[in-house]
Context: one part of a larger RNA
RNA sequence: CUGGGCGUAAAGGGCGCGUAGGCGGCACGCUAAGUUAGAUGUGAAAUCCCCGGGCUUAACCUGGGUGUUGCAUUUAAAACUGGCGAGCUUGAGUGCAGGAGAGGGAAGCGGAAUUCCUAGUGUAGCGGUGAAAUGCGUAGAUAUUAGGAGGAACAUCGGUGGCGAAGGCGGCUUUCUGGACUGUAACUGACGCUGAGGCGCGAAAGCGUGGGGAGCAAACAGGAUUAGAUACCCUGGUAGUCCACGCCGUAAACGAUGAAUACUAGGUGUAGGGGGGUAUCGACCCCCCCUGUGCCGCAGCUAACGCAAUAAGUAUUCCGCCUGGGGAGUACGGCCGCAAGGUUGAAACUC
Numbered sequence: 001c002u003g004g005g006c007g008u009a010a011a012g013g014g015c016g017c018g019u020a021g022g023c024g025g026c027a028c029g030c031u032a033a034g035u036u037a038g039a040u041g042u043g044a045a046a047u048c049c050c051c052g053g054g055c056u057u058a059a060c061c062u063g064g065g066u067g068u069u070g071c072a073u074u075u076a077a078a079a080c081u082g083g084c085g086a087g088c089u090u091g092a093g094u095g096c097a098g099g100a101g102a103g104g105g106a107a108g109c110g111g112a113a114u115u116c117c118u119a120g121u122g123u124a125g126c127g128g129u130g131a132a133a134u135g136c137g138u139a140g141a142u143a144u145u146a147g148g149a150g151g152a153a154c155a156u157c158g159g160u161g162g163c164g165a166a167g168g169c170g171g172c173u174u175u176c177u178g179g180a181c182u183g184u185a186a187c188u189g190a191c192g193c194u195g196a197g198g199c200g201c202g203a204a205a206g207c208g209u210g211g212g213g214a215g216c217a218a219a220c221a222g223g224a225u226u227a228g229a230u231a232c233c234c235u236g237g238u239a240g241u242c243c244a245c246g247c248c249g250u251a252a253a254c255g256a257u258g259a260a261u262a263c264u265a266g267g268u269g270u271a272g273g274g275g276g277g278u279a280u281c282g283a284c285c286c287c288c289c290c291u292g293u294g295c296c297g298c299a300g301c302u303a304a305c306g307c308a309a310u311a312a313g314u315a316u317u318c319c320g321c322c323u324g325g326g327g328a329g330u331a332c333g334g335c336c337g338c339a340a341g342g343u344u345g346a347a348a349c350u351c
Base pairs, nucleotide, nucleotide: 004322005321006320007305008304012319014201015200016199017198021194022193023192025088026087028085029084030083031082033081034080035077036076037075038074039073040072041071042070049065050064051063052062053061054060091191092188093187094186095184096183097182098181103177104176105175106174107173108172109171110154115149116148117147118146119145120144121143125136126135162169163168206247207246208245209244210243211242215241216240220236221235222234223233258318259317260316261315262314263313266296267295268294269293270292271291272290273289274288275287276286277285300307301306324351325350326349333344334343335342336341
C1' cells in the first nucleotide's frame, strides 16, 4: 500500500496569485521509456515446500524435484501512459455587439440629526429610573426661534436584492480602474486543472508618528441596587472610534461544508441578459435558454439531524487537515513583530 475519514463527533488552510510537482480533450503517424509476451544468463550451497531413503520412531541425517516474486541481455507486440511530428475544435483564451452592479482608488458637493457657541422669547424646573439619587438650573437651565462652528454617519429607496476571491462594500457628482454575465462564432489551437514552498490581500481590537475629536464609549469617578456588587441600571468621562502614513496578521475569518470538471426527477419565488408567441399603438401577459440567488422536494446519501443540480448524490484530479480526554495551542528552540503577541509545536505525568 491493500483498507479510514474531515457540515454538527477529531479534522477544509481566512482568501487569492502563482513556482516546482501531480493530473490532463478529439483524431493520425512514428517511436518503444513505462507496459506485455517469449528466449538466454544469473538468482551459491544449506534452509523452506513436495515425493522418497537411513538410524526400532521422532528430532536428526540424506537423494531427487518444484520454487527462488529479482536483475541483465536479446527477440517481438503496440492497446494504454510517456516522447517526437503533423492536425482538429468541443476545454481555455481573444475579438465584436450589449446591458446590470453598495466591486476598488481619488477629488468635490448635499441634507436631516446630535453637541457646542452667540442672540431673542420665556420661567422654575430639567434630566433620569422599577423607584430614586448623583448631575444640570434664578450667574436664567429645560422648551422654543434665528444665526454660526465642528465632527461623524448617510433615514426613506432597501429587498433570504446586487457586487467582490475572501475580509468586506450603501447619500450625490466627476474622474481613474478590476471582474463577472448575455449574444455572436471572426481569431488562437489544449495554451488546461490543482498547487508543497513563495508572494500578496486580509474585520475588529491593538501599536508607532502627526492631525482631528460631534456623538458613542473600555479604563476611571460618582449615584443607586445588594448580605456584598470591583457588575447589570443611572449621571459623568479618558484612550479609542475618524484622517494620513507605517506596523500587527488574528476571528464562531462560518455555509462551522477546499478548488476544478462531468453526470443525476420535479415544483415554486427572485436578480441580470437573450430568444419566441398571442395580442397590441405600446405597456402588460405567456413560454423557452443562460448566469446568479432563495425555498420545497424524488432517487441516492447520512449515526441521526438533515443534504438533495448552489449535494453532504454518482465519479475523476490536485491541495490542506484528523488519529482518545486533560496536560496544551502550553514549554523549549527557530522564524516574524516596536510591543502586544503571532506562527511552527512537543514531552513527562494523569484519566

This is a predicted structure of a 351-nucleotide part of an RNA (small-subunit ribosomal RNA, central domain) from an uncultured bacterium. The full RNA is in RNAcentral, with records from Greengenes. Its mean pLDDT, the model's own confidence on a scale to 100, is 87.